Record summary:
This is a predicted structure of a 71-nucleotide RNA (transfer RNA) from a Pseudomonadota bacterium. The coordinates come from a structure-prediction model, not an experiment, and the mean pLDDT is 83. Rfam family: tRNA. Rfam links the family to the GO term triplet codon-amino acid adaptor activity. NCBI's taxonomy places the organism under Bacteria, Pseudomonadati, Pseudomonadota. The sequence is in RNAcentral, with records from ENA. The same sequence occurs in records of 2 taxa.

């Protein structure tokens, strides 16, 4: 330089075009004598601009990162 593939909370990893979910972390709270367990609330998120549509995590374009591949 050209091609592909991926891009969600601190971490992993779902979501037919129709409400962004689940597990770990975390912080509080019951539970214990104290600490693990274990039970219960709670914060926290779609890589960017743009397009198409009522409606985009999803589909179309372009970018930027990462991993492969080519040359």
């Nucleotide at each position: 330089c050209g091609g592909g593939c991926u891009g969600u909370a601190g971490g992993a990893u779902a979501a037919c075009g129709g409400c962004a979910g689940u597990c770990c972390a975390c912080a509080c709270c019951c539970u214990u004598g104290g600490g693990g367990u274990g039970g219960g609330u709670g914060c926290a998120g779609u890589c960017c601009g743009g397009g198409u549509u009522c409606a985009a995590u999803u589909c179309c374009c372009g970018g930027c990162a990462g991993c492969c591949c080519g040359a």